Predicted 3D model of RNase P RNA and transfer RNA as a complex of 451 nucleotides. It holds a member of the Rfam family "Bacterial RNase P class A". By type it is a ribozyme. The prediction has a mean pLDDT of 78.
RNA sequence: GGAGUCGGGGAGACGGUCGCUCCGGGCGGGGGUCAAUCCCUCUCCCGGGGAGGAAAGUCCGAACUCCACGGGGCAGUGCGCUGGGUAACGCCCAGGCCGGGUGACCGGACGGAAAGUGCCACAGAGAACAGACCGCCCAAGGCCGCCCUCCGGGGCGGAACGGCAAGGGUGAAACGGUGGGGUAAGAGCCCACCAGCAUUCCGGGUGACCGGAUGGCUCGGCAAACCCCGCGCGGAGCAAGGCCAAAUAGGGGAGCGACAGCGUGGCCCGCGCUGCUCCCGGGUAGGCCGCACGAGGCGAUGGGCAACCAUCGCCCCAGAGGAAUGAUCCUCCCCCGCAAGGGGAACAGAAUCCGGCUUACGACCGACUCCGCUC
RNA sequence: GCUGGCGUAGCUCAGUUGGCAGAGCAGCUGAUUUGUAAUCAGCCGGUCGGGGGUUCAAGUCCCUUCGCCAGCUCCA
Numbered sequence: 001g002g003a004g005u006c007g008g009g010g011a012g013a014c015g016g017u018c019g020c021u022c023c024g025g026g027c028g029g030g031g032g033u034c035a036a037u038c039c040c041u042c043u044c045c046c047g048g049g050g051a052g053g054a055a056a057g058u059c060c061g062a063a064c065u066c067c068a069c070g071g072g073g074c075a076g077u078g079c080g081c082u083g084g085g086u087a088a089c090g091c092c093c094a095g096g097c098c099g100g101g102u103g104a105c106c107g108g109a110c111g112g113a114a115a116g117u118g119c120c121a122c123a124g125a126g127a128a129c130a131g132a133c134c135g136c137c138c139a140a141g142g143c144c145g146c147c148c149u150c151c152g153g154g155g156c157g158g159a160a161c162g163g164c165a166a167g168g169g170u171g172a173a174a175c176g177g178u179g180g181g182g183u184a185a186g187a188g189c190c191c192a193c194c195a196g197c198a199u200u201c202c203g204g205g206u207g208a209c210c211g212g213a214u215g216g217c218u219c220g221g222c223a224a225a226c227c228c229c230g231c232g233c234g235g236a237g238c239a240a241g242g243c244c245a246a247a248u249a250g251g252g253g254a255g256c257g258a259c260a261g262c263g264u265g266g267c268c269c270g271c272g273c274u275g276c277u278c279c280c281g282g283g284u285a286g287g288c289c290g291c292a293c294g295a296g297g298c299g300a301u302g303g304g305c306a307a308c309c310a311u312c313g314c315c316c317c318a319g320a321g322g323a324a325u326g327a328u329c330c331u332c333c334c335c336c337g338c339a340a341g342g343g344g345a346a347c348a349g350a351a352u353c354c355g356g357c358u359u360a361c362g363a364c365c366g367a368c369u370c371c372g373c374u375c
Numbered sequence: 376g377c378u379g380g381c382g383u384a385g386c387u388c389a390g391u392u393g394g395c396a397g398a399g400c401a402g403c404u405g406a407u408u409u410g411u412a413a414u415c416a417g418c419c420g421g422u423c424g425g426g427g428g429u430u431c432a433a434g435u436c437c438c439u440u441c442g443c444c445a446g447c448u449c450c451a
Base pairs, nucleotide, nucleotide: 001371002370003369004368005367006366007365008364012332013331015329016328017327018326020050021049022048023047024046025045026044028042029041030040031039032038052347056358057357059356060355061354063352064237065236066235067234071269072268073267074266076233077232078231079230080229081095082094083093084092085091096110097108098107099106100105111228112227116226117225118222119221120220133168134167135164136163137162141161143158144157145156146155147154148153176194177193178192179191180190181189195218196217197216200213201212202211203210204209241289242288243287244286251280252279253278254277255276256275260274261273262272263271282450283449296315297314298313299312300311301310302309303308333344334343335342336341376447377446378445379444380443381442382441385400386399387398388397394431402418403417404416405415406414424440425439426438427437428436
C1' cells in the first nucleotide's frame, strides 16, 4: 500500500427567535347549575416532556383482556447436540461435533434410517437381504473336436453349460479404500495400514463428547417424505374489552332443529344454556377508561469466561386520535476545495406495552488476518 | 392497527406421495374463400415475484423478502 475478518459507541453539539402537541400551575371570558371553591370549553402567561436503532416486516415469545370453569382423550401443530441464561422463546452465552476459508474467522432445522412404511426419475446388466453388457478363467463337473489306447481310460484344443467380480462402462449414488499374499481367474479368502459400525472394558469431562484397549464385521441416501422418540402448545386479539350517552322497524327472507343448535376454537366425551346461523333492511356513527411506573432507565459495588444476576443510590423519560415532534439564525465541530465558497447527509416517523429475530442503511474508531514493497 | 389469502406464457387459469412446465384465448405462418370471419394444420412465447437453504434433482418442501387483494366498529 492492497484485500479481508471481527467488535464498539454514536446518529452532529451549545444557544437565540418563531411555531405544533401533551402534562402541571395561574389571571380572565363563556357555558352547565338554584348557586358554586364542582365540571366542560376558549384566549393569554409561567414551568416541564416530546421518535428510532431499526419506531419497519408482523416472523417468534410473553404481558394484558375476553371467551361461565378450562376438565379428560384423540387429532393437529411447533421445537430438537450439551450445559447454562431468561417471565418466556424458534432468542442469547459458553462448549462439543460436522462443514467452509491460506488465515483472522464464519456457517450448521445437529434426536432416530440394524421400529416400520415409502421414494431413489433418466441412464445403466444391476438402485438395496442387487447384478453380469464388455471383460477375465478352464482348476473341478458336464459338452464339442482331434490324437493315443492295454478299451478301464488318458492327453491336447475349443466353446462359455459353468466359475468370477479385478478392470472398462452408466449414474448423484454400484454393497469399504490402498498395498501385498493367494488363485484357473478372482474375491476380507488371508494379512498390514486407514475409514466406518457394534459390544464390552479403562481413563478424562456435569454433559454433548474425547483418548485408549479388545473382538467380530463391511451395514447406501432421503425424516425441510410419512413416521417413531422426547419436550411444549385451549382459542381470539386493544377494531381485545369495560362504562356513559344518543337513536330505531326487537322488521323481512332462507337454512337447521331436541338423534338439534350454541358456549366450542378440528373431533369425541363431560358440563352449562335454549333457539341458533346466514342474507336483506333500520339506527348511531359521540365521549371516557384500557393508555404510559415498566420483566423501566442510569451509575456504583459484588458474583460469573460470558449471556446474565444480586445489592445500594439517583431519575420519571412521547401519549396523539384524519393523528404533534417543525422552520430559521449564530458559534463550534466534521467533510469537499489552493481559495472564495458549498454541504451536515444514509435508512427511515411512535399508535396497547415489553423481550428477541429478520430486513433496510451513511460515516467513524479499535483489534486482528493474508499478500506485496521498503528499512 | 389486527387477521387471512394470492403471485406460473401478453390475458384467464391447471400443475401432489418432488422426476423433461401445460390448457384455453390472444399472436404468427399455411390451407380453405373472389375477399374477410369462422374452421383445419403447424409454430412462437416462461428469471414459476426476488434471494437463500434441504435434496442427486424444487413450480412443489423450509426460511427470508417484495408486491397485490380481502375481512374485522357499536346498538337493536